The prediction has a mean pLDDT of 75. Predicted 3D model of RNase P RNA and transfer RNA as a complex of 422 nucleotides.
RNA sequence: AAAGUAGGCAAGGGAAUCGCUGUAUGGAUGGUAAUAAAAUGCAUCUAUGUAGAGGAAAGUCCGAGCUACUUUAGGUAAAGGGCUGGGUAAUUCCCAGGAGGAGUGAUCCUACGGAAAGUGCAGCAGAAAAUAUACCGCCUAACUUAGUUGGGUAAGGGUGAAAUGGUGAGGUAAGAGCUCACCGUCCUCUCUGGCAACAGGAGGUGCAUGGUAAACCCCCCUUGUAGCAAGAUCAAGCAGCAGAUUAUACCUAAUAAUUAUCUGCGGGUAGAUUGCAAAAUAAAAUGAGUAAUUGUUUUGUUAGAUAGAUGAUUCCCAAAACAGGACUCGGCUUAUUGCCUACUUUUCUU
RNA sequence: AGCGGAGUAGAGCAGUGGUAGCUCGUCGGGCUCAUAACCCGGAGGUCGGAAGUUCAAUUCUUCCCUCCGCAA
Numbered sequence: 001a002a003a004g005u006a007g008g009c010a011a012g013g014g015a016a017u018c019g020c021u022g023u024a025u026g027g028a029u030g031g032u033a034a035u036a037a038a039a040u041g042c043a044u045c046u047a048u049g050u051a052g053a054g055g056a057a058a059g060u061c062c063g064a065g066c067u068a069c070u071u072u073a074g075g076u077a078a079a080g081g082g083c084u085g086g087g088u089a090a091u092u093c094c095c096a097g098g099a100g101g102a103g104u105g106a107u108c109c110u111a112c113g114g115a116a117a118g119u120g121c122a123g124c125a126g127a128a129a130a131u132a133u134a135c136c137g138c139c140u141a142a143c144u145u146a147g148u149u150g151g152g153u154a155a156g157g158g159u160g161a162a163a164u165g166g167u168g169a170g171g172u173a174a175g176a177g178c179u180c181a182c183c184g185u186c187c188u189c190u191c192u193g194g195c196a197a198c199a200g201g202a203g204g205u206g207c208a209u210g211g212u213a214a215a216c217c218c219c220c221c222u223u224g225u226a227g228c229a230a231g232a233u234c235a236a237g238c239a240g241c242a243g244a245u246u247a248u249a250c251c252u253a254a255u256a257a258u259u260a261u262c263u264g265c266g267g268g269u270a271g272a273u274u275g276c277a278a279a280a281u282a283a284a285a286u287g288a289g290u291a292a293u294u295g296u297u298u299u300g301u302u303a304g305a306u307a308g309a310u311g312a313u314u315c316c317c318a319a320a321a322c323a324g325g326a327c328u329c330g331g332c333u334u335a336u337u338g339c340c341u342a343c344u345u346u347u348c349u350u
Numbered sequence: 351a352g353c354g355g356a357g358u359a360g361a362g363c364a365g366u367g368g369u370a371g372c373u374c375g376u377c378g379g380g381c382u383c384a385u386a387a388c389c390c391g392g393a394g395g396u397c398g399g400a401a402g403u404u405c406a407a408u409u410c411u412u413c414c415c416u417c418c419g420c421a422a
Base pairs, nucleotide, nucleotide: 001346002345003344004343005342006341007340008339009338010337012317013316014315015314016313017312018311020052021051022050023049024048025047026046027045028044029043030042054322058333059332061331062330063329064328065327066227067226068225069224071254072253073252074251075250076249078223079222080221081220082219083097084096085095086094087093098112099110100109101108102107113218114217118216119215120212121211130164135157136156137153138152139151140150141149142148143147165183166182167181168180169179170178184207186204187203188202189201191200192199193198231274232273233272234271240265241264242263243262244261245260281300282299283298284297285296286295287294288293352420353419354418355417356416357415360374361373362372363371368405376392377391378390379389380388398414399413400412401411402410
């Protein structure tokens, strides 16, 4: 200097003027239930103070808190996850390790239980695709001898994604785990290390029927359904007709309700309040832990709309991308600009 | 904000792992005095995009893009 790997921070800032919304403290006007008056709540306007979008607010892929339906029991499904150990409110998420794989390396990836419980699938090509073989070839016998027929073989070649243990030696008519040595695979272990997955070691038998489960399936584990447009309260308003007996997966049994509940068609009204923001919350210091995370102490309260709020102008500084909360959080995935730290490889110079 | 569904020739639609089809349209030819109808023969496809599983993906799985609907 170039190329990479892993992580962290920020997301224009400062000053001034006007404007928008919430909230606190006041002020004015209106109007209020049984006659009158008055006050709170309510509506409108106004003054001062104060607060006012994100790291992904996006996708809606997961998990929960919360709300409603739930009366209990039994059975059948359906959906999801899958190495081991920890973390968390919980998860298909995060951390650490194991096995396998990619890379020169820093590092990264993994829908990672089971094919010896069973069923299915592998087109075309090829002789043959699972208890499946002889096209070429090799050896051998006979004959009508550049060839034909029979027998043996699966080591060599071809086809294919895949042809069924590998290498070497011996042996054989030619060959084959046919025999032996090493490796691999399978089984066993009161062996060693580790919580475990697993790794190492020892011994033995056989050389075996290979692949595929994001194919059906088997094993282990988890799961009620619907969702804030869920629910609750007040106001306004009307017109019913037909059917059913059903508890938010299905079936069975019991119980409750018929002045009940549900479904279809049809008519009418539709304003306001609440849910609605203190949250498994944020920051700092310190202790434990390899880490994820967690204990203690101190400090802080961070938008709450509903035809949907945060904009415009001027000056200075280097100035930009992706892009705007609606119940609240924890993750995953996707889009994107700039800076910083550590590490790896290559080249050049000293 | 939330829930559900779809994407295949120019258009409308099938296709449940073995290399893509039907109808209409379109091009050419035939028939006819000529047109239509009818007959014959063609062209036209990254199956929305990317990655993964598998020997093999329109089909199975994950992520992304676009479109449509529901509900107070």